The RNA shown here (transfer RNA) has 82 nucleotides and comes from a Minisyncoccota bacterium. NCBI's taxonomy places the organism under Bacteria, Bacillati, Minisyncoccota. Rfam family: tRNA. The family's RNA type in Rfam is transfer RNA. The RNAcentral record of the sequence draws on ENA. Model confidence (mean pLDDT): 81 of 100.
[in-house]
RNA sequence: GCCGAAGUGGUGAAAUUGGUAGACACGCAUGACUCAAAAUCAUGUACCUUCGGGUGUAUCGGUUCAAAUCCGAUCUUCGGCA
Repeated sequence: GCCGAAGUGGUGAAAUUGGUAGACACGCAUGACUCAAAAUCAUGUACCUUCGGGUGUAUCGGUUCAAAUCCGAUCUUCGGCA
């Protein structure tokens, strides 16, 4: 230099013929249980907010009624070829 794959909450990972983003698990917070803890159980856990809503899938654009998903450029990581 060329070709290919990947990038989603704190972490791993779903959602791919475009249609509720984060299911599920771990971690964390609060509570229950306990003399106290562990284990177990319940609820919550992206960001902003005037609480009406708005924003968010590596970054910036495009297509579309609608994009994590399709298209273009760029960045990063991994693999192959030279």